[in-house]
RNA sequence: GGGUGCGUAGUUUAAUGGUAAAAUAGUCGGCUCCAGACCGAUUGCCGGGCGUUCGACUCGCCCCGCGCCCA
Numbered sequence: 001g002g003g004u005g006c007g008u009a010g011u012u013u014a015a016u017g018g019u020a021a022a023a024u025a026g027u028c029g030g031c032u033c034c035a036g037a038c039c040g041a042u043u044g045c046c047g048g049g050c051g052u053u054c055g056a057c058u059c060g061c062c063c064c065g066c067g068c069c070c071a
Base pairs, nucleotide, nucleotide: 001070002069003068004067005066006065007064010024011023012022013021018054026042027041028040029039030038047063048062049061050060051059
């Protein structure tokens, strides 16, 4: 330099055109003498930009980061 895959919550992963979900972590409450476990509630996310579309995490292009292959 060329090709290819990936990027979603603090972390690990779903959702593959129609209002983004779960587990865990965090916060508050219950339980307990206290803590843990358990139960309930709650906060928090689509790497950036442009385009296609009535509508984009999802499709296209560019950029950024990471992995793999070729040179």
The prediction has a mean pLDDT of 83. A computed fold for a 71-nucleotide RNA from a Candidatus Pacearchaeota archaeon, annotated as transfer RNA. It matches the Rfam family "tRNA". By type it is a transfer RNA. The RNAcentral record of the sequence draws on ENA.